[in-house]
Context: one part of a larger RNA
RNA sequence: ACCUACGAGUUACUUUUACUGGCGAGGUUAAGUGGUUCAGUCACGGAGCCGAAGCGAAAGCGAGUCUUAACAGGGCGUUUUUAGUCAGUAGGAGUAGACGCGAAACCAAGUGAUCUACCCUUGAUCAGGUUGAAGGUUGGGUAACACCAACUGGAGGACCGAACCGAUAUACGUUGAAAAGUGUUCGGAUGAAUUGAGGGUAGGGGUGAAAGGCUAAUCAAACUUGGAGAUAGCUCGUACUCCCCGAAAUGCAUUUAGGUGCAGCGUCGAGGCAGUUUAUAACAGGUAGAGCGACUGAUUGGAUGCGAGGGCUUCACCGCCUAUCAAGUCCUGAUAAACUCCGAAUGGUUAUAAAUGUUCCUCGGCAGUGAGGGCGCGGGUGCUAAGGUCCACGUCCGAGAGGAGAAUAAUCCAGACCAUCAGCUAAGGUCCCCAAAUAUACAUUAAGUUGCAUUAACGAAGUCGAACUGCCCAGACAGCUAGGAUGUUGGCUUGGAAGCAGCCAUUCAUUUAAAGAGUGCGUAACAGCUCACUAGUCGAGCGGUUUGGCGUGGAUAAUAAUCGGGCAUAAAUGUAUUACCGAAGCUAUGGAAUCCGACUUUUGUCGGAUUGGUAGGGGAGCAUUCCAUCACAGCGUCGAAGGUUUAAGAUAACUUAGACUGGAGCGGAUGGAAAAGCAAAUGUAGGU
Numbered sequence: 001a002c003c004u005a006c007g008a009g010u011u012a013c014u015u016u017u018a019c020u021g022g023c024g025a026g027g028u029u030a031a032g033u034g035g036u037u038c039a040g041u042c043a044c045g046g047a048g049c050c051g052a053a054g055c056g057a058a059a060g061c062g063a064g065u066c067u068u069a070a071c072a073g074g075g076c077g078u079u080u081u082u083a084g085u086c087a088g089u090a091g092g093a094g095u096a097g098a099c100g101c102g103a104a105a106c107c108a109a110g111u112g113a114u115c116u117a118c119c120c121u122u123g124a125u126c127a128g129g130u131u132g133a134a135g136g137u138u139g140g141g142u143a144a145c146a147c148c149a150a151c152u153g154g155a156g157g158a159c160c161g162a163a164c165c166g167a168u169a170u171a172c173g174u175u176g177a178a179a180a181g182u183g184u185u186c187g188g189a190u191g192a193a194u195u196g197a198g199g200g201u202a203g204g205g206g207u208g209a210a211a212g213g214c215u216a217a218u219c220a221a222a223c224u225u226g227g228a229g230a231u232a233g234c235u236c237g238u239a240c241u242c243c244c245c246g247a248a249a250u251g252c253a254u255u256u257a258g259g260u261g262c263a264g265c266g267u268c269g270a271g272g273c274a275g276u277u278u279a280u281a282a283c284a285g286g287u288a289g290a291g292c293g294a295c296u297g298a299u300u301g302g303a304u305g306c307g308a309g310g311g312c313u314u315c316a317c318c319g320c321c322u323a324u325c326a327a328g329u330c331c332u333g334a335u336a337a338a339c340u341c342c343g344a345a346u347g348g349u350u351a352u353a354a355a356u357g358u359u360c361c362u363c364g365g366c367a368g369u370g371a372g373g374g375c376g377c378g379g380g381u382g383c384u385a386a387g388g389u390c391c392a393c394g395u396c397c398g399a400g401a402g403g404a405g406a407a408u409a410a411u412c413c414a415g416a417c418c419a420u421c422a423g424c425u426a427a428g429g430u431c432c433c434c435a436a437a438u439a440u441a442c443a444u445u446a447a448g449u450u451g452c453a454u455u456a457a458c459g460a461a462g463u464c465g466a467a468c469u470g471c472c473c474a475g476a477c478a479g480c481u482a483g484g485a486u487g488u489u490g491g492c493u494u495g496g497a498a499g500c501a502g503c504c505a506u507u508c509a510u511u512u513a514a515a516g517a518g519u520g521c522g523u524a525a526c527a528g529c530u531c532a533c534u535a536g537u538c539g540a541g542c543g544g545u546u547u548g549g550c551g552u553g554g555a556u557a558a559u560a561a562u563c564g565g566g567c568a569u570a571a572a573u574g575u576a577u578u579a580c581c582g583a584a585g586c587u588a589u590g591g592a593a594u595c596c597g598a599c600u601u602u603u604g605u606c607g608g609a610u611u612g613g614u615a616g617g618g619g620a621g622c623a624u625u626c627c628a629u630c631a632c633a634g635c636g637u638c639g640a641a642g643g644u645u646u647a648a649g650a651u652a653a654c655u656u657a658g659a660c661u662g663g664a665g666c667g668g669a670u671g672g673a674a675a676a677g678c679a680a681a682u683g684u685a686g687g688u
Base pairs, nucleotide, nucleotide: 001688002687003686004685005684006683011096012095013094014093015092016091017090018089019088020087021086022085023084026050027049028048032044033043034042035041054061055060064076065075066074067073099237100236102234106227107226108225109224110223111222117201118200119199120198121197122196123195124194125193126191128160129159130158131156135152136151137150138149139148140147164188165187166186169184170183171182172181203219205215206214207213240621241620242619243618244617245616250263251262252261253260254259264369265368266366267365268364269363270362271361272360274359275356276355277354278353279352280351281350282349283348289342290340291339296336297335301331302330303329304328307325308324309322310321311320312319372397373396374395375394376393378391379390380389381388402413403412404411417591418590419589420588422587423586424585428581429580430579431566432565433564437578439577440576441575442574443573444572450568451567458553459552462550463549464548465547466546467545468544469543470542471541479537480536481535482534483533485510486509487508490504491503492502516531520529521528592611593610594609595608596607597606598605599604622677624674625673626672627671628670629669630668634666635665642661643660644659645658646657647656648655649654
C1' cells in the first nucleotide's frame, strides 16, 4: 500500500409539536389478582394522573379572588368560544457516558530496592616494577643535646603499569551484532578502592559527594487495578439511492472574541391576503454640485490710508518722505467632513391605476450560520502604497459546471433535468499549432514598434495629416559668378583704436542695381577673409507658427531567449463593411420529474412554468437480518443459500434470468422490529 471482516445519533424515563386511531366533559389505568395458550394474550383492579376554575405567600374564599378601612381603584381570572385524554408513529428538548475514538491530569487501594541510590552484616580481590618518610643501628661530633655520614627500615587518598573499575577524544555503528555497543586513544589501579552473598529505606515517599539524579529499558512525582465510558467550548471520523427548496460568515450581549444566547437569513406545515414592478400624483430631506457684502472658519493681489512705526527738518509745533505694520472702504482672485443664501439625480414614504401571480405577512415544528473573499462604485485610514484595513451600495465566488482570457475561485460571455455524429448565436476569434477570411475598402507604422501589465520629465528637420500665415515665373529657397563703394582713419578715448577693446551720436550724408559709421573671424594698429544688401545665372516651389496620429532616444534583473509558440511588414495599428467559426446559452427532435390550470374522468389527456447547488430543511424509495400473518398448502438432491460470470430490465439504490460451481436449505405479498448499508477516523484484527 492493497484485500477481507469489524467500525459511530442508541436505549430508558420525563416533556413538547405534528400526524393517525379510540373514547369524549371526560379520558386513562399502575402495582397487583384471576383465567387461558406450546407461545401470543384476555378479564378484573379507579389507587393515582391529566382535563372541566380561578385568585392569594398562606389560612382561605370561589366566577371570582388578592390588595385595602373600602361597596373605590388596580392585578390575575370568568364571559364572547368548553376539548380534552389515552395509545401509536415521527421530529426536537431535558436527565442519564447520550454519535464514535482521543488527552495531559486527579483520587483510592495495592505491588515493587533481583535495575539503581544510600545504609547494615559477613566474605573476597588488587601481575610486575619504582620511589625510599618516620624510626632504628654503627661511626663521627657535642660539656650534654643538637648536628653529620653510612647502613638498616619500608611510610604514602606516593609513582609507572596488567587484572579490575571507569569513560577523555575520535571513527564506525544509527531498519545496529547491541533499545547505548565496537576499534583506537584515555583516567584510577592500597583506596573516599573494587566486588560476591544476605538484609534495610516506598511514591509527595525513599535515596541522593546535588545531575531534578536514581527508585526494574518508566521519573518535575514509579508501576498495577479501580473511581471511569473522568472532562475535552478542541482535532479527526460518521457508512445506500433519487426528488423539491436552499442559507450564513451580519446586529445586540457575553470572564466574550475559533464558544454560546436572542434577532436576521433557510426549510416544512397551518392560517391570512397581502407582496413586487412600472406609471402618475403628493410629501419629507440637505448628499453630489455650487456659493460665500448669506453666517462660521480659512484666504490672493491691488487702490485708497483712520492710525502706528521709522527717517529728514526743527528748540518745539507745523511740514515733507516711505521696499514697514495697518482699521475701514473699493476692485480682484479663491477655499471647507465636523460652513450654507442655495441645491439636484438616485433612493425613501403615502395614495391611485395597470401588470405579475404566492414571490408577502402571522403562528408553529426543524435547522444551519454568526473566521468570509474578489471585482466595480461612493468614502474613511494609509503614502490618492499594498493581494492592506474599516464602512455603504451592487455583483459574483463561497455553494456555479460550460465558452473566452496561453495556464488562472471571483474579469468578459453565460446559469448544466436527460439524450442526439442536427441548426443559430454570445463573449472572443478566423496564416499554422486550432474550428472559422492568407476577406474587402481606405489610411498609418519601418521601430519586429507591434502582435494585451504599465512606463515619465526632457530631447530630435523620424514620418503622415490639419489650421493659420510669409516669399514666389515682375524668378522665390539653396548653390555658383560678380559687386559689397565714397565723405571717413565719424567723434571721443588711447601708446595705437582705421566698421569690428571701450564710450558717444537724430547711426548722418553721397554715388548707386546694391553696399551697416558695419554680422563674424583676423591685425600691435592697418591689411586680409566674410556677412547683411544687390545684379547675373538657374527654373518651381520655399519658409514660419500652432496642432493631431503612429513611431524614436530616455529604457533598466538574475535558465540563452520568447507575442502562448511557430512566426508575421501584416498575420501590426486605425476607421468602415460583409461572411464564417464559436458555449452545457437559444432553437429543433424525443424523453423524465415537480408545480399550477383546464378538461375529462379515475389517473389519464392537453397547456404553461420550473428542474446548478455546500451547510441545512422536507419528500419518496432500494438493500440487509429477524418476527408475525396470508395464500401458493410456494421453490428445493430433476440441486436451496453462497461463489464466479454472461445477458436483460429500471431514473437510481437495485432487480430478474441463463451457464458453471456449490451441496441443503430458501423465497413471495402485507405488516412489524432493528446489532440495518463504509473509502477515509496517523481507525481495530487478520492476510498478502
The prediction has a mean pLDDT of 82.
This is a predicted structure of a 688-nucleotide part of an RNA (large-subunit ribosomal RNA, domain II) from an activated sludge metagenome.
The full RNA is in RNAcentral, with records from SILVA.